[in-house]
RNA sequence: GGAAAUGAAGGGUAAACUUACUGAAAGGUAAGGGCACAAAGCCAUGGGUCUAAGGCCGGAAAGCUAUGACUGCCAGGUUGCAAGU
Numbered sequence: 001g002g003a004a005a006u007g008a009a010g011g012g013u014a015a016a017c018u019u020a021c022u023g024a025a026a027g028g029u030a031a032g033g034g035c036a037c038a039a040a041g042c043c044a045u046g047g048g049u050c051u052a053a054g055g056c057c058g059g060a061a062a063g064c065u066a067u068g069a070c071u072g073c074c075a076g077g078u079u080g081c082a083a084g085u
Base pairs, nucleotide, nucleotide: 005085006084012037013036017032018031019030020029021028022027035072041078042077043076045075046074047073048070049069050068054065055064056063
């Protein structure tokens, strides 16, 4: 000096919920708020889950379908701070 495990200190993110905006919805954005997280930083690549505007089907009700969404669902890729051991 580098890599891995652990993570003090300084910090970081921000669950549920509330309000406003947006979206067909799932959801997202912002403010408040803290459940938790050593990658809970980023990427929709694989799996999984959610929604169904549009399309299909139907007399209707229902049903099917992702090009939509979820990285704080699991993996994968990639980039990071850190005393001491």

Predicted 3D model of an 85-nucleotide RNA (c-di-GMP-I riboswitch aptamer) from a Bacillota bacterium. The organism belongs to Bacillota, within Bacteria. Of the family's consensus pairs, 95% are formed in the model. The sequence was found by an Rfam model in a public genome assembly.